[in-house]
RNA sequence: UAUAUUCUACGGCAAACUCGUCCGAAAGGCGAGGACGCAAAGCCACAGGUCUUCCGCACAUCGAUGCGAUGACGGCUGGGUUGCAUUC
Numbered sequence: 001u002a003u004a005u006u007c008u009a010c011g012g013c014a015a016a017c018u019c020g021u022c023c024g025a026a027a028g029g030c031g032a033g034g035a036c037g038c039a040a041a042g043c044c045a046c047a048g049g050u051c052u053u054c055c056g057c058a059c060a061u062c063g064a065u066g067c068g069a070u071g072a073c074g075g076c077u078g079g080g081u082u083g084c085a086u087u088c
Base pairs, nucleotide, nucleotide: 004086005085012038013037017033018032019031020030022029023028036075042081043080044079046078047077048076049073050072051071055068056067057066058065059063
C1' cells in the first nucleotide's frame, strides 16, 4: 500500500425489559440499571424504507377523518467516510 473476515479482544458498543419529580405534541430521545446481539451496533439523513402529525391543507361529512415532514429511526437496506484486530 492493497485483499479478505475463519479465529482472537486488553478493551469498545448495548436490543428487549425495568426505573426516572428528565426533554418532546407524538414518533422518539436522554440518564441509571440490564445484556439479545454487534468487527464498524464509529461518523454522515445522500437514495430507498419505516414511524409520528404539534402544525398546515382538504371537506355534503369537522372527525377516534384524509393528505403532507420540516420531526424521528444509522441495531432496516444501500451509499459515502474514518478506524481496530487478524490474514494474504